[in-house]
RNA sequence: UGUCCGGUAGCUCAGUCGGUGAGAGCGCCGCUCUGACACAGCGGAGGUCGGAGGUUCAAUCCCUCUCCGGACAA
Numbered sequence: 001u002g003u004c005c006g007g008u009a010g011c012u013c014a015g016u017c018g019g020u021g022a023g024a025g026c027g028c029c030g031c032u033c034u035g036a037c038a039c040a041g042c043g044g045a046g047g048u049c050g051g052a053g054g055u056u057c058a059a060u061c062c063c064u065c066u067c068c069g070g071a072c073a074a
Base pairs, nucleotide, nucleotide: 001073002072003071004070005069006068007067010026011025012024013023019057028044029043030042031041032040050066051065052064053063054062
């Protein structure tokens, strides 16, 4: 310098060949249960989908640039 992969909740990740509401597990908070704790059950909070532009009626998804991490080639 180039190519490719990844970046989505506090953590680990899924997701859709564009379609109206953004999810799972763990964690956190509350309630039930218990003498109490744990387990279990129920409920809840938490995300501008790395950032900025563009295309579109509509973008987490497509295009461009860019930042961060990784692999490979030189």
This is a predicted structure of a 74-nucleotide RNA (transfer RNA) from Mycolicibacterium wolinskyi. Rfam family: tRNA. About the family: Transfer RNA (tRNA) molecules are approximately 80 nucleotides in length. By type it is a transfer RNA. The organism belongs to Mycobacterium (subgen. Mycolicibacterium), within Bacteria. The sequence is in RNAcentral, with records from Rfam. The coordinates come from a structure-prediction model, not an experiment, and the mean pLDDT is 81.